[in-house]
The RNA shown here (transfer RNA) has 73 nucleotides and comes from a Promethearchaeota archaeon.
It was read from a public genome assembly.
The prediction has a mean pLDDT of 82.
Rfam family: tRNA. It is annotated as a transfer RNA. About the family: Transfer RNA (tRNA) molecules are approximately 80 nucleotides in length.
RNA sequence: GGGAUCGUGGUCUAGUGGUGAUGACGCCUGCCUGACAUGCAGGAGGUCGGGAGUUCAAUUCUCCCCGGUCCCA
Numbered sequence: 001g002g003g004a005u006c007g008u009g010g011u012c013u014a015g016u017g018g019u020g021a022u023g024a025c026g027c028c029u030g031c032c033u034g035a036c037a038u039g040c041a042g043g044a045g046g047u048c049g050g051g052a053g054u055u056c057a058a059u060u061c062u063c064c065c066c067g068g069u070c071c072c073a
Base pairs, nucleotide, nucleotide: 001072002071003070004069005068006067007066010025011024012023018056027043028042029041030040031039049065050064051063052062053061
């Protein structure tokens, strides 16, 4: 330099053009206990990597850029 693939709460991850973005771990509060852990109930936490375009509507499609991984040179 060329090609492929990925980027979604603190971490890992599901999702797909159509009111409210999924789950797990973690965090907070309450219950439970003599106490801790486990368990139960509730809650907070997201520019869906950035920008532009297409569309009535984009996390999803297209292009450019940024970053990670792999392959080729």